[in-house]
RNA sequence: CGCGACAAGGGCAAACACAUCGAAAGAUGUGGACGCAAAAUUACAGGUCUAAGGCCUAAACGGCUAGGACGGCUGGGUUGCCGAAC
Numbered sequence: 001c002g003c004g005a006c007a008a009g010g011g012c013a014a015a016c017a018c019a020u021c022g023a024a025a026g027a028u029g030u031g032g033a034c035g036c037a038a039a040a041u042u043a044c045a046g047g048u049c050u051a052a053g054g055c056c057u058a059a060a061c062g063g064c065u066a067g068g069a070c071g072g073c074u075g076g077g078u079u080g081c082c083g084a085a086c
Stems, first nucleotide, its partner, number of pairs: 002086001003083002011036002016031006034072001040078003044075003047070004053065004
């Protein structure tokens, strides 16, 4: 360095419920634990979701989109605890 144990000490917290914010996706807090060795961080590449506003339309609850969201979808970047076996 790879690697990752029925190890030690710790950490995070899905679904769901309630409250708040948001047009929505979703976010935050509290409870709660399905899981996680990067479930820390970053929208860089791919992907998924949304579409108040804008455009299209005779019109729309339809179509497209600036923009927005997701890091617990995959890859990449940055940082990082522990040390059995190999």
A computed fold for an 86-nucleotide RNA from a Clostridia bacterium, annotated as c-di-GMP-I-GGC riboswitch aptamer. Model confidence (mean pLDDT): 90 of 100. It was read from a public genome assembly, where an Rfam model found it.